[in-house]
A computed fold for a 1545-nucleotide RNA from a Candidatus Latescibacterota bacterium, annotated as small-subunit ribosomal RNA. The RNAcentral record of the sequence draws on ENA and SILVA. Its mean pLDDT, the model's own confidence on a scale to 100, is 82.
RNA sequence: ACAACGGAGAGUUCGAUCCUGGCUCAGAAUGAACGCUGGCGGCGUGGAUUAGGCAUGCAAGUCGAACGUGAAAGCGGAAUUUAUUUCGCGAGUAAAGUGGCGAACGGGUGAGUAACACGUGGGAAACCUGCCCUGAAGCGGGGGAUAACAUUUCUAACGGAAUGCUAAUACCGCAUAACAUUUCCUGGCGCAUGUCAGGAAAUCAAAGGUAGCCUCUUCUUGAAAGCUAUCACUUUGGGAUGGUCCCGCGUCCAAUUAGCUUGUUGGUGGGGUAAUGGCUCACCAAGGCGACGAUUGGUAGCCGGCCUGAGAGGGUGACCGGCCACACUGGGACUGAGACACGGCCCAGACUCCUACGGGAGGCAGCAGUCGAGAGGCUUCGGCAAUGGGGGAAACCCUGACCGAGCGACGCCGCGUGGACGAUGAAGUAUUUCGGUACGUAAAGUCCUGUCAUGAGGGAUGAAAAGUCGAUUGGGUAAUAUCCUUUCGAUCUGACAGUACCUCAAGAGGAAGCUCCGGCUAACUCCGUGCCAGCAGCCGCGGUAAUACGGGGGGAGCGAGCGUUAUUCGGAAUCAUUGGGCGUAAAGAGUUCGUAGGCGGCCUGAUAAGUCAGAGGUGAAAUCUAACGGCUUAACCGUUAGCCUGCCUUUGAAACUGUCGGGCUUGAGUAUUGGAGAGGAAAGCGGAAUUCUUGGUGUAGCGGUGAAAUGCGUGGAUAUCAAGAGGAACACCCGUGGCGAAAGCGGCUUUCUGGCCAAAUACUGACGCUGAGGAACGAAAGCUAGGGGAGCAAACGGGAUUAGAUACCCCGGUAGUCCUAGCCGUAAACGAUGGGCACUAGGUGUAGGAGGUAUCGACCCCUUCUGUGCCGCAGCUAACGCAUUAAGUGCCCCGCCUGGGGAGUACGAUCGCAAGAUUGAAACUCAAAGGAAUUGACGGGGGCCCGCACAAGCGGUGGAGCAUGUGGUUUAAUUCGAUGAUACGCGAGGAACCUUACCAGGGCUUAAAUGUAAGUUGCAUGAUUUAGAGAUAGAUCUUUCUUCGGACUACUUACAAGGUGCUGCAUGGUUGUCGUCAGCUCGUGCCGUGAGGUGUCAGGUUAAGUCCUAUAACGAGCGCAACCCCUACCGUUAGUUGCCAGCAUGUAAAGAUGGGGACUCUAGCGGGACUGCCGGUGCAAACCGAGAGGAAGGUGGGGAUGACGUCAAAUCAUCACGGCCCUUACGUCCUGGGCUACACACGUGCUACAAUGGUAGGUACAGAGAGCAGCCACUUCGCGAGAAGGAGCGAAUCUAUAAAACCUAUCACAGUUCGGAUCGGAGUCUGCAACUCGACUCCGUGAAGCUGGAAUCGCUAGUAAUCGGAUAUCAGCCAUGAUCCGGUGAAUACGUUCCCGGGCCUUGUACACACCGCCCGUCAAGCCAUGGAAGCUGGGGGUACCUGAAGUCUGUAACCGUAAGGAGCGGCCUAGGGUAAAACUAGUGACUGGGGCUAAGUCGUAACAAGGUAGCCGUACCGGAAGGUGCGGCUGGAACACCUCCUUU
Repeated sequence: ACAACGGAGAGUUCGAUCCUGGCUCAGAAUGAACGCUGGCGGCGUGGAUUAGGCAUGCAAGUCGAACGUGAAAGCGGAAUUUAUUUCGCGAGUAAAGUGGCGAACGGGUGAGUAACACGUGGGAAACCUGCCCUGAAGCGGGGGAUAACAUUUCUAACGGAAUGCUAAUACCGCAUAACAUUUCCUGGCGCAUGUCAGGAAAUCAAAGGUAGCCUCUUCUUGAAAGCUAUCACUUUGGGAUGGUCCCGCGUCCAAUUAGCUUGUUGGUGGGGUAAUGGCUCACCAAGGCGACGAUUGGUAGCCGGCCUGAGAGGGUGACCGGCCACACUGGGACUGAGACACGGCCCAGACUCCUACGGGAGGCAGCAGUCGAGAGGCUUCGGCAAUGGGGGAAACCCUGACCGAGCGACGCCGCGUGGACGAUGAAGUAUUUCGGUACGUAAAGUCCUGUCAUGAGGGAUGAAAAGUCGAUUGGGUAAUAUCCUUUCGAUCUGACAGUACCUCAAGAGGAAGCUCCGGCUAACUCCGUGCCAGCAGCCGCGGUAAUACGGGGGGAGCGAGCGUUAUUCGGAAUCAUUGGGCGUAAAGAGUUCGUAGGCGGCCUGAUAAGUCAGAGGUGAAAUCUAACGGCUUAACCGUUAGCCUGCCUUUGAAACUGUCGGGCUUGAGUAUUGGAGAGGAAAGCGGAAUUCUUGGUGUAGCGGUGAAAUGCGUGGAUAUCAAGAGGAACACCCGUGGCGAAAGCGGCUUUCUGGCCAAAUACUGACGCUGAGGAACGAAAGCUAGGGGAGCAAACGGGAUUAGAUACCCCGGUAGUCCUAGCCGUAAACGAUGGGCACUAGGUGUAGGAGGUAUCGACCCCUUCUGUGCCGCAGCUAACGCAUUAAGUGCCCCGCCUGGGGAGUACGAUCGCAAGAUUGAAACUCAAAGGAAUUGACGGGGGCCCGCACAAGCGGUGGAGCAUGUGGUUUAAUUCGAUGAUACGCGAGGAACCUUACCAGGGCUUAAAUGUAAGUUGCAUGAUUUAGAGAUAGAUCUUUCUUCGGACUACUUACAAGGUGCUGCAUGGUUGUCGUCAGCUCGUGCCGUGAGGUGUCAGGUUAAGUCCUAUAACGAGCGCAACCCCUACCGUUAGUUGCCAGCAUGUAAAGAUGGGGACUCUAGCGGGACUGCCGGUGCAAACCGAGAGGAAGGUGGGGAUGACGUCAAAUCAUCACGGCCCUUACGUCCUGGGCUACACACGUGCUACAAUGGUAGGUACAGAGAGCAGCCACUUCGCGAGAAGGAGCGAAUCUAUAAAACCUAUCACAGUUCGGAUCGGAGUCUGCAACUCGACUCCGUGAAGCUGGAAUCGCUAGUAAUCGGAUAUCAGCCAUGAUCCGGUGAAUACGUUCCCGGGCCUUGUACACACCGCCCGUCAAGCCAUGGAAGCUGGGGGUACCUGAAGUCUGUAACCGUAAGGAGCGGCCUAGGGUAAAACUAGUGACUGGGGCUAAGUCGUAACAAGGUAGCCGUACCGGAAGGUGCGGCUGGAACACCUCCUUU
């Protein structure tokens, strides 16, 4: 430079992330079907299921120029006895027959077939080939029959039988004949069998027809046995075409199919075939195939191609083309060039039809058509005009091949359903924030056009041959005949079809739907519905505001189609050659040895199998790609080129691999010298301890547990001493130490024995690595037999615990644990990491060797090899992590994985005594299951810290009576809300009416507010009165202004209202709680693939994320603190209504008065406190001190102030508000009732139970707040509540006894002089009204109660406790409540172990609705698929035996024939049928087993946190169930401690 034109992803696991991994979608395609819809044309295409059954018609005939026969209807004539007969034409026609060729092609289908069937490339020296072409030769002369036909005859039919006649290109001899066939001989050649040439011998043939002619011969107008031409015929060589056979390679699944085979494998010899060959037969030999998959089973026609894909591949084999196979099922041959024959024959079988019951006929997988099954596939059409085929000399005939038309949107392609202008943005519909907006230039309207369809007219290409006639060239001939041949002219032939096409006419007239609109995925709103109805490809949507259901409007996409379903490929790198993986996600065999196989060191020579290059052949056509061309375009079609990636032949190259040969030493091995070791096997020995036995001492307990009990013990235990017995195991040493292949191995000694390491030389010379099958070893448990048995200990027994306790704990205890011999063959058999080789920074331990340096020597130090640990770079990894002992970088070999569950299950097979092991599915079901890491939350995990949290104290509640709220119950109604903490003296800070929302009854239809429009009226209002429970209704009286327009008022109508009706889970606002806890975040930077992290962690400190130090962080925000208010001290300013020290006046007394600002006080402004100072500790921050000073000291005390958020917390009944609902009522008015009920339960309080007290008397001291429809002094009256008068005060001025305390007196422990409930009577006050249902007063009455069970609440100082006072609400009050105010005024805190709550850090997690979480198994119910099962029913195949058609072959005396031969009979083989016993396979089956799924069932709580006994694996036993226990193993266990190693200093 040319060529190459070519590769997209998304959704879904989670609170979020990354990964693994499945499921799903977007694309293309189809012989398709279904739903809705449907104007035209062109080109294609159309029974995929029952190779199911078929009515009817057609699909193979033709030749008279091979042959012998040979009608009829009708027409015409003649004769007649009028019955008919006969002649001619029809006509040598139709027709049947003999004969020839064809029927083996064409057409259909895909059942069978896993095979030389097909594809591809070769071979046939092992073959055939009619018609056709070409070369050579011939075609002489005879014979006997037979069908048709005629007559007779059998049969229902189909079909025959007998006699007689006849022809041929039918049949049979004879002659002739070779370059043909067979045999033999000689020579040449070849890859063996062989083949070629020459010679000899033997054998084998035929047929004529037609046309013309008279040159030759014969008769002779002319003809023939003659000639010419032509078509046939015979023999033979060659060709072409078609076929047959053989071979290499390729060609589906299953090993839960591993062994198969007797004509089987080979040989010799016969037979057979066109031909090779066990093709067949006799004999001989014993072979042949198979893990490179034989055999068996299943499935399937193969290919060119087609679909998809970037490709490699994957799927497929409709149409078109090539090959094969089949023709109702099975068998068989005949004829023929060719068949074992779709529209031929024979036999058997099934089926259908006919029948006179004796017997016959048939084969649509040809074209149409019909029935059936099915989701599903067309006309019983036209024509031989074209192309092709058969016959013929030809004309011509036949041809459902074919050409055409018809039907079907089945597919591809093309066209149309109109175009331009047109705003008032019409009407209508939808929506709306009511303004508008959208459909929308869309329509209407105006002006045009005329494709297609419609009507009319014209009108093709496809046709050229052959033939015939005429002319003509050449051949042949005796010939100017006939014939053959060349050329020209004329004539003749169209199913489609009056079609394509063209012209004219008319008129927008006749022609648009389908799907979708939550994300993927382009496209949004309204209404209806309310987990219903429904949608859904996946995720999912629907429980009253659904862009997801249904409808409307609007929109998006495609468009005569659009969707759905099914199937294939793609996406899917999700089987990975291109192009994946295996530590934890699925996946390394438990380990080693080793066979086959795979792979293999360095140098060199040869070769050329692989490999590479050139050339040749082939790779059919069609298809595909490109260019060009033809139909108006396209689809479609044509021409040319490319492609066909392959196979074969041949020539060459020699690097690499292979093969053969030669060499080498580095891989591997051997020898020598040393070394370490729980390596293995056997035998022997030893001490400590447990238990038991005997004896002694000794006495009442021992033992065991959280606590106990069972158990042992006065028959003497436990304890202790001595002796003995017996079995098992070997403390310390002991060590991330050693050895071994792994399992595993630990006292000592001996014997035998395997492996390993180091050093240095020598030797062999690639001897190596891995390793499917195979073999060996292989913990524990378990099994068999025999021993042994101390301790321990499944099962089992007992005691506890518990709701239960088949467990955990305790007391016992058998198998077993031990030995010998043999099985078993599995474990979390783990480093969850196969083996080998090579390479790739280091550092530091430890074990075994060797060397060096140094030393007297041992250490130390350095180097190196082998093992075993830790840390760490690059690199890798999803991350965690790995990192020379790789999970890094490469090579070689093996094993294994492909979503979760079902399931390591079922069935089958192998092994095992058994238990069981190994191998190992499917149906069905889910959209996940999973790994690592992150943030939270949680833990009967850990650490640190705080709080009236506990503790230490004080006082209560829980018991009584009453008050009040709630639940429950009741009721006509007991209105509603609040319900763990965070409801319950709460909303309510005032329910007799009102309130009031509830109930009963009676009324109204608009009251009140605000208007607008229209209409009417002159009122309205007020007063009196009647009825009524009242609302209300009625009656009487009264009564405007005016500029005459109206104003104003009332009434009516419409719009508009009203609702304490629903939804606090549609909301705003407000509030509670965690919690006045110290937290919650952001920007930039940095780290991480990411979620996220860092900052905010660490060390200190604090009340505090308060501050300091350190620090990949640096800063900042909301919170904390401070700023604000009250209070404690002082100063200053100002003094009225407050104050009164001093000076006066004055009173009984009194700041009462003048005056004063000193004091108190009031209320403005300031000051003051900041760890500022001192000492100590500390780096600092800070902390400590009975420090100083100070009124106050470490936030001085109190209040207000409540971060991000949590609880779908509370409130639609404060208010506001979306949506829904009611509208003569769910609105509104009125009267009465209810919210106050009462067996009971709970919460919050009050008063008490008394002497720290009650009662009586006396006396003292506040603060804050309130007041005019008010507070009310004072006076009088009343026992009193209060009443009647009445001053002051809108208030630092007036109004209100503070009480406890204190001082006296009395009461003496009692149901009281405590306590006051309850009840009776009499009153007062408020109010329209105290009955339901007010408060208060007086007299009388005098209940329970004597300090309160379990449990539980508040409080850390002016606090608790106690005492009174005030206020809001309010006519009054059920107030003992709530909120404030002051008076008196304590105790205690060692401390953080525990309970509760909270904060920070860390750890585990299977939780994320977040432990009130998750989750396991039995049982019960429903549904689904499946295993077993006494059996039952089929199916295909094999074996043995019996029977055996047709038929080929074969044998053969009687019969036929002159003969050839035939008939008949026999034999072999055999389709089919029958019988028998097995095996395989499918369906079904009472019953039975487990499995899966299902909204809230039952029992427990196994797992996840230390899951409350750590869990799990293997095994054994046991148990309703999860499960428990024993033995061995693992960490994929938390916490704590210790050891070792590492990192840093």